Context: one part of a larger RNA
RNA sequence: GAACGAACGCUGGCGGCGUGGAUUAGGCAUGCAAGUCGUGCGCGAAAGGUACCUUCGGGUGCUGAGUAGAGCGGCGAACUGGUGAGUACAAGGUGACUAACCUGCCCUUGAGUGGGGGAUAACUUCGGGAAACCGGAGCUAAUACCGCAUAGUCUCUUUGUCUUUCGAGAUGGAGAGUAAAGCAGCAAUGCGCUUAAGGAUGGGGUCACCCCCCAUUAGCUUGUUGGUAGGGUAACGGCCUACCAAGGCUACGAUGGGUAGCUGGACUGAGAGGUUGGCCAGCCACACUGGGACUGAGAUACGGCCCAGACUCCUACGGGGGGCAGCAGUCUAGAGGCUUCGACAAUGCCCGAAAGGGUGAUCGAGCGACGCCGCGUGUGGGAUGAAGGUUUUCGGAUUGUAAACCACUUUUGUUUGGGAAGAAGGCCUAUAUCGUGAAUAUGGGAUUGACGGUACCAAACGAAUAAGCCCCGGCUAACUCCGUGCCAGCAGCCGCGGUAAGACGGAGGGGGCAAGCGUUGUUC
Numbered sequence: 001g002a003a004c005g006a007a008c009g010c011u012g013g014c015g016g017c018g019u020g021g022a023u024u025a026g027g028c029a030u031g032c033a034a035g036u037c038g039u040g041c042g043c044g045a046a047a048g049g050u051a052c053c054u055u056c057g058g059g060u061g062c063u064g065a066g067u068a069g070a071g072c073g074g075c076g077a078a079c080u081g082g083u084g085a086g087u088a089c090a091a092g093g094u095g096a097c098u099a100a101c102c103u104g105c106c107c108u109u110g111a112g113u114g115g116g117g118g119a120u121a122a123c124u125u126c127g128g129g130a131a132a133c134c135g136g137a138g139c140u141a142a143u144a145c146c147g148c149a150u151a152g153u154c155u156c157u158u159u160g161u162c163u164u165u166c167g168a169g170a171u172g173g174a175g176a177g178u179a180a181a182g183c184a185g186c187a188a189u190g191c192g193c194u195u196a197a198g199g200a201u202g203g204g205g206u207c208a209c210c211c212c213c214c215a216u217u218a219g220c221u222u223g224u225u226g227g228u229a230g231g232g233u234a235a236c237g238g239c240c241u242a243c244c245a246a247g248g249c250u251a252c253g254a255u256g257g258g259u260a261g262c263u264g265g266a267c268u269g270a271g272a273g274g275u276u277g278g279c280c281a282g283c284c285a286c287a288c289u290g291g292g293a294c295u296g297a298g299a300u301a302c303g304g305c306c307c308a309g310a311c312u313c314c315u316a317c318g319g320g321g322g323g324c325a326g327c328a329g330u331c332u333a334g335a336g337g338c339u340u341c342g343a344c345a346a347u348g349c350c351c352g353a354a355a356g357g358g359u360g361a362u363c364g365a366g367c368g369a370c371g372c373c374g375c376g377u378g379u380g381g382g383a384u385g386a387a388g389g390u391u392u393u394c395g396g397a398u399u400g401u402a403a404a405c406c407a408c409u410u411u412u413g414u415u416u417g418g419g420a421a422g423a424a425g426g427c428c429u430a431u432a433u434c435g436u437g438a439a440u441a442u443g444g445g446a447u448u449g450a451c452g453g454u455a456c457c458a459a460a461c462g463a464a465u466a467a468g469c470c471c472c473g474g475c476u477a478a479c480u481c482c483g484u485g486c487c488a489g490c491a492g493c494c495g496c497g498g499u500a501a502g503a504c505g506g507a508g509g510g511g512g513c514a515a516g517c518g519u520u521g522u523u524c
Base pairs, nucleotide, nucleotide: 001524002523003522004521006520007519008518009517010516013375014374015373016372017371018370019368020367026331027330028329030328031327032326035075036074037073040072041071043069048063049062050061051060052059053058082286083285084284092210093209094208095207096206097205098204101203102202106199107198108197109196110195111194112193113192114148116146117145123138124137125136126135127134128133154177155176156175157174158173159172160171161170162169163168182191183190184189212258213257214256219249220248221247224246225245226244227243228242229241230240231239261283262282263281264280265276266275267274268273288309289308290307291306292305311322312321313320314319339365341364342363343362347361348359349358350357351356378408379407380406381405388399389398390397391396413461414460415459416458417457418456422451425447427445428444429443430442431441432440433439468513469512470511471510472509473494474493475492479508480507481506482505483504489496490495
């Protein structure tokens, strides 16, 4: 000098864009953060309104409405969002390989979608329980579940041919085995379902190189290293098991200990390098602590399940509930870091045929000079060089064109008026292609904005609303007076202060930067 997720002191006008719990991966009140589909399925209210009856208490029908609602079923919930505890390697980065693999939804292509069955939740009823919830009996549906038929391509067995990295792969024949679901519509058809091949996307696995400190850590290892056989997996493999062999790593640093998420990048520097990994992006790991599996195309399953533990809450004491390292917010610790805000209008994601629904992702607003950038706090004239202050050799000098005063401007500000882009779509409707539909294109109509009456524009008013901080001995730009008297104090280094201190304190003057200026901390 530069930089910072900074803090502290003094000061503080505005806007834009960024950024904001780095310590306690400490504990959390409250609300929200993952739903959706009635074009898969069976049930199915109430209030209110209305009509009739009435013993005036009420009852019944219609409507509300096949709505609300819970339930079965499907898809999603493995994404998004958070944090960096662990991890020195099963991570990450780069480059290869997978003839050792998987892949829901999506795309392309082929084939199929026949015919049956038994349940169960909801519901009704009975019972248990404080609750959470649980049990018995009865009834019912499905794209829920289960047989049967068919199936070359799929799997297994067997048998040929070709290729081969000798592990295997490709391709024929024979035998055995394994599928399916319907819904909407008058229909055409559309959306689905099953199976197979290919693709795309996303992942799994293997190898090489790179990847911090300590040798005051020198030896480490028994599933250890390899083989055979088997199991397991989507798949290779000591991944696991049995048996066999005795190997494997290490001074080119094994093992042990410490520290640490890694990278693209960021800061600094002429570069080489050094330091760093906050925001953004990619990957990894974690979700109160430890362990475990289930479901599923896919699981570290944050807002799933089970077990154990700590903590905490409810309890009728028998037993139950919970997990903010999601968004806000709270307590604690701390020098220190925000609103318990608005909207799904846009961009995406999930569900749905669609309309649409959901979304603390996201878009916005709020708070903080925390940072960067921009603007303003006026402009021109004005010498009696006013007054006042300071100083003086008492002549003067300086503050100083500074002020007053004159003329002007109106960024900003206040008030008034106008007022966006961000909107593409979707819906209704017409026409064309065409076959009345679907699809596409074009036209017409009524609409869709949280931000926000915001940005922006115009007018009126009036210099009006707006300057501080640090320094002035040398380094280092900037000097005098007074006070103090090795005291009080200053200080980054050298060093100042003991009676004229340019170094302490005040004043005047000056220098620097400026809505900031200094200090502290850290890095280069």
The part of an RNA shown here (small-subunit ribosomal RNA, 5' domain) has 524 nucleotides and comes from a metagenome. Model confidence (mean pLDDT): 82 of 100. The RNAcentral record of the full RNA draws on SILVA. Its Rfam family is "Bacterial small subunit ribosomal RNA". Its family is annotated with structural constituent of ribosome and ribosome in the Gene Ontology.